This is a predicted structure of a 355-nucleotide part of an RNA (large-subunit ribosomal RNA, domain IV) from Thermanaerovibrio velox DSM 12556.
[in-house]
Context: one part of a larger RNA
């Protein structure tokens, strides 16, 4: 010097990313207990007092001697309450710094972000705002083999269940809501046209050659076999027509206008399928940005409250709240410490050094 413990004088978070870490609470009775709230809760809220022994009374529960009486004079029963024993509840007195005397055994409140909640999770770096979830929603499925799914079949889940059923995607308790766009992509109808495959279909070519024609060279060439093969019919899909967004997605620009100025209900004009409606907003989203005002601090890049200029919020890829929970994150105070001012001292163990 490490490691694990114990103690500290004033201070008390001045330490730090951050009260990490260690302290402080801590039992059990009595008092008492806000906001808000889904009326359940919050709550052990918060704050407060009491706790040993002696002595002595009070209410009380158990137990039930002695003794009195009934008698069949043994039993047994009835009165009757003494000792002993719990429990509660008073007064008095007593000792110690200290009575829950050791060990075990919540620290507290304010406010905000997310997720409603208990659950689950990266066995061994992530326990969370992530997964799940109960309800919401759309969708498939009508069963003699549902849909789907696993197998090469066979055959087996689904389900010995049948639309209050199972299967699949989304959202993600509750409250209040979930606008507008179907032009493209999916999905669903539709079936008149358009393209169209396999086939059907065979026009019309070619090869070979009996024969014919030629003095030969060679030419022509039927049927038959054969190689091709045009027109023309020929499903679904696709084009096309609709419908759909709690399918996938998407949700404008420029220029002017009001009797200080600012701004602009308003107007004009381009575009667009339709141009962002409720809520919210510098936000787990805001870049410029430590926006700009209030708060809280002696001082606040952080927080909280409003504001809108949303680079680049928004409605089930939900939107806004929201009581309780939450080993969650953020910001503030109480109250408490060696976190720190700044360090000391002290145990055990190691390192070190000597055998």
């Nucleotide at each position: 010097c490490c490691c694990u413990c114990g103690u500290u004088a004033a201070g008390g978070a001045a330490c730090u990313c951050u009260g990490c870490a260690a302290g402080u609470u801590g039992a059990c009775c009595c008092c008492g207990u806000a906001a808000c709230u889904u009326c359940g809760g919050g709550a052990g809220a918060a704050g407060g007092g009491g706790u040993g022994c002696c002595c002595u009374g009070g209410u009380u529960g158990g137990u039930g001697a002695a003794g009195u009486u009934a008698u069949a004079a043994g039993c047994u029963g009835a009165c009757g309450g003494a000792g002993c024993u719990g429990a509660c509840u008073g007064g008095g007195g007593u000792c110690g710094c200290a009575g829950a005397a050791a060990c075990c055994a919540g620290g507290c409140u304010c406010a905000g972000g997310c997720g409603a909640c208990u659950g689950u999770u990266u066995a061994a770096u992530u326990a969370a705002a992530a997964c799940a979830c109960a309800g919401g929603a759309c969708u498939c499925u009508g069963c003699u083999g549902a849909a789907g799914g696993c197998g090469u079949a066979a055959g087996c889940c689904g389900a010995g269940g049948u639309a209050u059923a199972g299967g699949g995607u989304c959202u993600g308790a509750c409250a209040c809501c979930u606008g507008c766009c179907c032009g493209g992509u999916g999905c669903u109808g539709g079936a008149a046209g358009g393209u169209u495959a396999a086939g059907g279909g065979g026009a019309g070519a070619g090869g070979u050659u009996a024969g014919c024609c030629g003095c030969a060279a060679g030419g022509c060439g039927a049927a038959g076999c054969u190689u091709u093969g045009a027109a023309c019919c020929g499903a679904a899909g696709c084009c096309c027509c609709a419908g759909u967004a709690a399918a996938c997605g998407g949700c404008g620009g420029c220029c002017g206008u009001a009797a200080c100025u600012a701004u602009a209900a308003c107007g004009g004009u381009c575009c667009u399928a339709a141009g962002g409606u409720a809520g919210c907003g510098a936000a787990a989203u805001u870049c410029c940005u430590u926006g700009u005002c209030g708060g809280g601090u002696a001082a606040g890049u952080u927080c909280c409250g409003a504001c809108c200029u949303g680079c680049a919020c928004g409605a089930a890829u939900g939107g806004u709240g929201u009581a309780a929970c939450g080993a969650u994150c953020u910001g503030a105070g109480c109250g408490c410490u060696g976190u720190c001012u700044c360090g000391a001292c002290g145990a055990g163990g190691g390192a070190c050094c000597c055998g």